[in-house]
RNA sequence: GGGCCUUUAGCUCAGUUGGCAGAGCAACCGGCUCAUAACCGGUCGGUCCGGGGUUCAAAUCCCUGAAGGCCCA
Repeated sequence: GGGCCUUUAGCUCAGUUGGCAGAGCAACCGGCUCAUAACCGGUCGGUCCGGGGUUCAAAUCCCUGAAGGCCCA
């Protein structure tokens, strides 16, 4: 210098053809228990990496930038 991949909840990750943002774990509350763990129920938690564009509508499509990773030179 060139190419590719990843970025979504505190963590690990889904999210199909553009149409209500989700799961598990964690945290919190309750149940169960003599008690704890396990188990069961519930609650909470998001500027979808930043900016711009397209569209009635963008996590998703386009442009540009950032961070991390891999390959080539």
Molecule: transfer RNA
Organism: Clostridiales bacterium